Context: one part of a larger RNA
RNA sequence: CGCAGGAACCUUGACGACACCCCUUCUAUAGUACGAGAGGAUUUAGAAGGACGGACCCCUGGUGUACCAGUUGUCGCGCUAGCGGCACCGCUGGGUAGCUAUGUCCGGAACGGAUAAACGCUGAAAGCAUCUAAGCGUGAAGCCAAUGUCAAGACAAGGGUUCCAUGGGAGCUUGCUCCCGAGAGACCCCGGGUAGACCACCCGGUUGAUAGGCCGGAGCUGUACGGACAGAGAUGUCUUAAGGUGACCGGUACUAACGGUCGAUCG
Numbered sequence: 001c002g003c004a005g006g007a008a009c010c011u012u013g014a015c016g017a018c019a020c021c022c023c024u025u026c027u028a029u030a031g032u033a034c035g036a037g038a039g040g041a042u043u044u045a046g047a048a049g050g051a052c053g054g055a056c057c058c059c060u061g062g063u064g065u066a067c068c069a070g071u072u073g074u075c076g077c078g079c080u081a082g083c084g085g086c087a088c089c090g091c092u093g094g095g096u097a098g099c100u101a102u103g104u105c106c107g108g109a110a111c112g113g114a115u116a117a118a119c120g121c122u123g124a125a126a127g128c129a130u131c132u133a134a135g136c137g138u139g140a141a142g143c144c145a146a147u148g149u150c151a152a153g154a155c156a157a158g159g160g161u162u163c164c165a166u167g168g169g170a171g172c173u174u175g176c177u178c179c180c181g182a183g184a185g186a187c188c189c190c191g192g193g194u195a196g197a198c199c200a201c202c203c204g205g206u207u208g209a210u211a212g213g214c215c216g217g218a219g220c221u222g223u224a225c226g227g228a229c230a231g232a233g234a235u236g237u238c239u240u241a242a243g244g245u246g247a248c249c250g251g252u253a254c255u256a257a258c259g260g261u262c263g264a265u266c267g
Stems, first nucleotide, its partner, number of pairs: 001153001005164007016150004022050007034039001052107005060101004067094005072087006112144002118138004167180006185262004189205005210256003213252005219245003226239005
């Protein structure tokens, strides 16, 4: 820009596009068919597993540099005590959310159609024979479908639901030009997002819980400081399952979501 007014949302699915398409072992059939024996099935049914692919984080773990604790050296806060800085996050032990695999769940299927090799039916040329010449079948992990995803710029531009619209004024050549308004909705902007390189996408914008703060909780860490008591002291016990706490779950307008633009029947 188009899809014969302007929008929002939901869809159909093309001789459309992409993806998938795998393998092994065991059990029963059965020590059966077959075979002198040794050996040893086709088939059918069932059960596990491998690799690969998709999704996810309840479990098992990893990471987790603005979480918690312990601890070494040194410097600072006048000293003690208590803290803070630096030393690979100083080192060490744990660890929420998120992200993750080695963790968890799921998938390849089944049913069809046309076939290849191959195997057939009927059957002449060629009184026979012959799967082939006419005609008709069976038959593969392969082909077409099926399955999953995308998909109407599929210009043959599809379908459905809902919303909105034709008010006023001026000039006149009376059907044209110009101006103003209303308007579904959209965009910019702003607060944000397990959405994201940017853009896009999604949510929210005071008629508001969108982010931050604060409050409560979960989870994590593991019993803070101070005080008291015991001990010569190191230290221990009580106060105290305390104190602290990023992302998680809620609540609460305290802070910040201010403000602006476009926008539809005559080509």
Predicted 3D model of a 267-nucleotide part of an RNA (large-subunit ribosomal RNA, domain VI) from a soil metagenome. Its mean pLDDT, the model's own confidence on a scale to 100, is 86. The RNAcentral record of the full RNA draws on MGnify. Rfam family: Bacterial large subunit ribosomal RNA.